Overview
The part of an RNA shown here (large-subunit ribosomal RNA, domain I) has 576 nucleotides and comes from a marine eukaryotic metagenome. It matches the Rfam family "Bacterial large subunit ribosomal RNA". Gene Ontology terms of the family: structural constituent of ribosome and ribosome. RNAcentral holds the full RNA, with entries from MGnify. The prediction has a mean pLDDT of 82.
Context: one part of a larger RNA
RNA sequence: GGCUUACGGUGGAUGCCUUGGCAUUGGCUGGCGAUGAAGGACGUGGGUUGCUGCGAUAAGCGUCGGGGAGCCGUAACCAGGCUUUGAUCCGGCGAUCUCCGAAUGGGGGAACCCGGCGGUCAGAAAGGCCGUCAUCCCGCAAGGGAAGCGAACCCGGGGAAUUGAAACAUCUAAGUACCCGGAGGAAAAGAAAUCAACCGAGAUUCCGUCAGUAGCGGCGAGCGAAAGCGGAACAGCCUAAACCUCUGUCUACGUUACAGCUGCAGGGCGCUGUAGCAGAGGGGUUGUAGGAGCUGCAUGAGUCACCUGUACGACUCGAAGAAGUUACCAAGUUUGCUCUUAGGUGAAGGCAUCUGGAAAGAUCCGCCAUAGAGGGUGAUAGCCCCGUAACCGAAAAGAGUAAGCCUUCUGCAGAUUUCCUGAGUACGAUCCAACACGAGAAAUUGGGUCGGAAGCUACCAAGACCACUUGGUAAGGCUAAAUACACGCCAAUGACCGAUAGUGAACGAGUACUGUGAAGGAAAGGUGAAAAGCACCCCGGAAGGGGAGUGAAAUAGAACCUGAAACCGUAAGUCU
Numbered sequence: 001g002g003c004u005u006a007c008g009g010u011g012g013a014u015g016c017c018u019u020g021g022c023a024u025u026g027g028c029u030g031g032c033g034a035u036g037a038a039g040g041a042c043g044u045g046g047g048u049u050g051c052u053g054c055g056a057u058a059a060g061c062g063u064c065g066g067g068g069a070g071c072c073g074u075a076a077c078c079a080g081g082c083u084u085u086g087a088u089c090c091g092g093c094g095a096u097c098u099c100c101g102a103a104u105g106g107g108g109g110a111a112c113c114c115g116g117c118g119g120u121c122a123g124a125a126a127g128g129c130c131g132u133c134a135u136c137c138c139g140c141a142a143g144g145g146a147a148g149c150g151a152a153c154c155c156g157g158g159g160a161a162u163u164g165a166a167a168c169a170u171c172u173a174a175g176u177a178c179c180c181g182g183a184g185g186a187a188a189a190g191a192a193a194u195c196a197a198c199c200g201a202g203a204u205u206c207c208g209u210c211a212g213u214a215g216c217g218g219c220g221a222g223c224g225a226a227a228g229c230g231g232a233a234c235a236g237c238c239u240a241a242a243c244c245u246c247u248g249u250c251u252a253c254g255u256u257a258c259a260g261c262u263g264c265a266g267g268g269c270g271c272u273g274u275a276g277c278a279g280a281g282g283g284g285u286u287g288u289a290g291g292a293g294c295u296g297c298a299u300g301a302g303u304c305a306c307c308u309g310u311a312c313g314a315c316u317c318g319a320a321g322a323a324g325u326u327a328c329c330a331a332g333u334u335u336g337c338u339c340u341u342a343g344g345u346g347a348a349g350g351c352a353u354c355u356g357g358a359a360a361g362a363u364c365c366g367c368c369a370u371a372g373a374g375g376g377u378g379a380u381a382g383c384c385c386c387g388u389a390a391c392c393g394a395a396a397a398g399a400g401u402a403a404g405c406c407u408u409c410u411g412c413a414g415a416u417u418u419c420c421u422g423a424g425u426a427c428g429a430u431c432c433a434a435c436a437c438g439a440g441a442a443a444u445u446g447g448g449u450c451g452g453a454a455g456c457u458a459c460c461a462a463g464a465c466c467a468c469u470u471g472g473u474a475a476g477g478c479u480a481a482a483u484a485c486a487c488g489c490c491a492a493u494g495a496c497c498g499a500u501a502g503u504g505a506a507c508g509a510g511u512a513c514u515g516u517g518a519a520g521g522a523a524a525g526g527u528g529a530a531a532a533g534c535a536c537c538c539c540g541g542a543a544g545g546g547g548a549g550u551g552a553a554a555u556a557g558a559a560c561c562u563g564a565a566a567c568c569g570u571a572a573g574u575c576u
Base pairs, nucleotide, nucleotide: 001575002574003573004572005571006570007569008568009567015561016526017525020497021496022494023493024492025491026490027489028488029486030485031149032148039100040099041098042055043054044053046078047077050074051073061094062093063092064091065090066089070082071081072080105114106113107112115133116132117131118130119129120128121127135146136145137144138143153184154182155181156180157179158178164171168218194201195200205232206231207230208229209228215223216222236478237477238476239422243282244281245280246279247278248277250276251275252274253273260269261268262311263310264309265308266307267306287456289421290420291419292418294414295413296412297411300317301316302315303314304313320410321409322408323407324406332405333404334403335402336401337400338399339398340397341396343392344391345390349365350364352363353362354361366383367382368372374386375385376384427451428450429449430448431447432446433445434444437463458473459472460471461470462469513520514519533560536547537546538545539544
């Protein structure tokens, strides 16, 4: 020096554990903000570094409920207090809430600096304190609104490349990523100028199928429907116009009563008028065309027009019927019920024997169960504790639902002569884009430019185009549900992880640290049932160790469960 065995050191694998994660399901909720948000800075405790809470009223203040014996967070200790006159704790509603931050009096290198005006401090100066003073939009003003943040979902405006085509240019990736704008709890779409096919359907949305079909395509790579059928959910409406009335300080015209004062007759008034335009109210809303206007019928009571009579009309009230807070007009209010935000009741075993440090284990004899889900307790507990099944519960705030009050609406028939039914629109040409459809025979939809209709005996569509036939009525608008998503809250589940795993983060983690910055980004869990965390003695300067003691165990002593290997020793054996 090698090897072997034993005993150690080092090291932190493995096993076991779980405070933390991951995924999914169901439900709730779906916003916060100039009444100053999200997010921060700085403070705040008797002694207080961090975290947590809170804001100069600062681990807190008031009040209303719950709860019932301890409490002053993590977090021990010292000191001092509170509490059955109900504390701590939990929930509702309030108060306070420094400074920065959209940040908003002006400035600024965020958490700082400097002002104007009014008030106040005995108040003139200086100074302090309180209030107020940004911009844009609407509005005469008073006043109101916007902004900024937020996980995904949604709509719109812009819009790549890698890649695939085994190269690459049309094409693909893909209208994806990304940027911008906007909104809501959903958004968007939506009540046929739709489909269909000679039969019919009857707004939209979503799912399944149709179907990888019909098609599109350097007919390459690839892209890829629709009708129909089966389901989910269902809901329909309002305007523009014709016509009537009113208003106008607008425009034109105008008077001799010839216009006007509801029609007619008589009387009276006297420029108050007519037409256009604009605004408001009524009316009206569709394709078997509809409406206006016209004609006829019906209509309880009352009031009204310069006067009388008559007719008609308008308005108000009543009756009957219908509808309603979500579009169809719109604001609420009362009561009841349900739910949410605290909670409450809640069955049943033993001082038996054994092992053990400890019984929940074994044995013995019982009990409950609408509860034998789960967790804890010194090992494995239905009956020890928390719970579980079941049942009960709100002063206050919020949500939902039902009814009432309340609010709103209301005729029938006929003729087809007149009027209306969304115009620089539809459509065409050209150039683009969207449609599964790449210019194609290319319909349909949207846009730029140039042209530019009909108007109901009308117009559009049915995939060039024409005829016939059929379907529909564009050029205005609103609309719940079925659908999408999950930052957050609640409940539950897992042939999900178990500390190099699972979130980057089980621990003072987006921390320490790195970078000028954008940004990048860790490591790090486990004594024991209970600190009972080793009084006292000895060696040592200390660290550390030896006794003693605690404990079931101290080779469980905090560098603490288990404690593998590499690596380093001690002892013995053996080889050279």